Description:
Predicted 3D model of RNase P RNA and transfer RNA as a complex of 420 nucleotides. Its mean pLDDT, the model's own confidence on a scale to 100, is 79.
RNA sequence: ACAGUUCGUUAGAUGAUCGCUUAGGCUCUUUCGGGAGUCUAAGAGGAAAGUCCGGGCAGCAUAGGACAUGACAGUCGCUAACGGCGACCGGGGGAAACCCUAGGGAAAGUGCCACAGAAACGAAACCGCCUCAGGGCAACCUGAGGUAAGGGUGAAAGGAGUGGGGUAAGAGCCCACAGCGACGUACGGUGACGUACGGAGGAGGUAAACCCUGUCAGCUGCAAGGAGAUCUACACAAAGGACGGUCCGUCUGUAGGUCGAUACCCGCUCGAUCUAGUGGGCAACCGCUAGACUAGAUAGAUGAUCAUCCACGACAGAACCCGGCUUACCGACGGGCUGUCAAC
RNA sequence: GGCACCUUAGCUCAGUUGGUAGAGCGACGGCCUGAAGAGCCGUGCGUCGUAGGUUCGAUUCCUACAGGUGCCACCA
Numbered sequence: 001a002c003a004g005u006u007c008g009u010u011a012g013a014u015g016a017u018c019g020c021u022u023a024g025g026c027u028c029u030u031u032c033g034g035g036a037g038u039c040u041a042a043g044a045g046g047a048a049a050g051u052c053c054g055g056g057c058a059g060c061a062u063a064g065g066a067c068a069u070g071a072c073a074g075u076c077g078c079u080a081a082c083g084g085c086g087a088c089c090g091g092g093g094g095a096a097a098c099c100c101u102a103g104g105g106a107a108a109g110u111g112c113c114a115c116a117g118a119a120a121c122g123a124a125a126c127c128g129c130c131u132c133a134g135g136g137c138a139a140c141c142u143g144a145g146g147u148a149a150g151g152g153u154g155a156a157a158g159g160a161g162u163g164g165g166g167u168a169a170g171a172g173c174c175c176a177c178a179g180c181g182a183c184g185u186a187c188g189g190u191g192a193c194g195u196a197c198g199g200a201g202g203a204g205g206u207a208a209a210c211c212c213u214g215u216c217a218g219c220u221g222c223a224a225g226g227a228g229a230u231c232u233a234c235a236c237a238a239a240g241g242a243c244g245g246u247c248c249g250u251c252u253g254u255a256g257g258u259c260g261a262u263a264c265c266c267g268c269u270c271g272a273u274c275u276a277g278u279g280g281g282c283a284a285c286c287g288c289u290a291g292a293c294u295a296g297a298u299a300g301a302u303g304a305u306c307a308u309c310c311a312c313g314a315c316a317g318a319a320c321c322c323g324g325c326u327u328a329c330c331g332a333c334g335g336g337c338u339g340u341c342a343a344c
Numbered sequence: 345g346g347c348a349c350c351u352u353a354g355c356u357c358a359g360u361u362g363g364u365a366g367a368g369c370g371a372c373g374g375c376c377u378g379a380a381g382a383g384c385c386g387u388g389c390g391u392c393g394u395a396g397g398u399u400c401g402a403u404u405c406c407u408a409c410a411g412g413u414g415c416c417a418c419c420a
Stems, first nucleotide, its partner, number of pairs: 001340010012309007020043010045315001049326002052324005057221004064248004069217005074088005089103001090101004104212002109210002111206003121159001126151002128147008161177005180202001183198006225266002228259007240252003273292008310313001345416007354369004363400001371387005393409005
């Protein structure tokens, strides 16, 4: 320099004028609820999105037990929690950096494996090979049996390969060596697991089929929720209700009328918060110190115009709040690593 | 803002232990008619919303997107 790979930053800039939302100050006004004017300060994102997970918060029991149902699935750690993240292990891809991985159990049971094929998983004889019997001059034909080494069908054919022995022909039928998995022992590792040895002799696929094992989950979501007072009738322990799939358990009188409230207000943004420095850890992350306050609307603000500059500006906009995941995205810039070539 | 569901032929809908997707109406062609309608006979005309994955094999099972529909304030 080129090619590749990975991590991160940024998301037009500056100024002026007008306007919108919120907060605060001042002045004027008021029917004391407020209203008007003016000044100052702040005003979308890395995904605010999809609503796919998890948590806070709120109500129903301070959310209890069992079953059902659902989700998840290597190990260790991080975390408020997670189906997320980090590191490692196993498997796969790449020359490498590095990337991908729904990765428990088919060695409990059940189901399924279309078409083709003789046979689709407690095996099976279509062709072939071999033996016997019968027929034929012979080639060969017919029948009975043996055989899973070979052919053919299929995604898959019993599933441990090579060589030798063995046999009528064959076959883990037997032997030697090699390979996979489970088990046992030893060593290393917190662990998944790795390495070595041993005897036994387990063998199709599918669990994003039912299922088994383990772990977790009460339900509803801010349109949650924040408010009741009083009268009448019936009843005194059942029914009903809270209670959601079911049962247990817990709590609770039920029904109707009248008044009040009626979309304003609270919840609402100071919080697992952000910035800088520093310590621990490979990392995710966790502390310590100092500083900062950074939208809070409720028909819903964050815009428009002008000027200058450049690389000419993508995807897109809060609505209770956070942690993730996923998806969308014009570009620009920076760091690490790998390979090739060249120079020193 | 939150929650639940749907997408298969031009339209309305079926489709289960995963194995080459159908029905009605419509459309098209033929017969009939002077012509049309009705009637009769025939023809499925389709990326099963899109893209990945599991599987030998996906409309079906899983994941992510896209489009669409419905419900949810009102107490005591």
It holds a member of the Rfam family "Bacterial RNase P class A". Rfam classes the family as a ribozyme. Its family is annotated with dimeric ribonuclease P complex, tRNA processing and ribonuclease P activity in the Gene Ontology.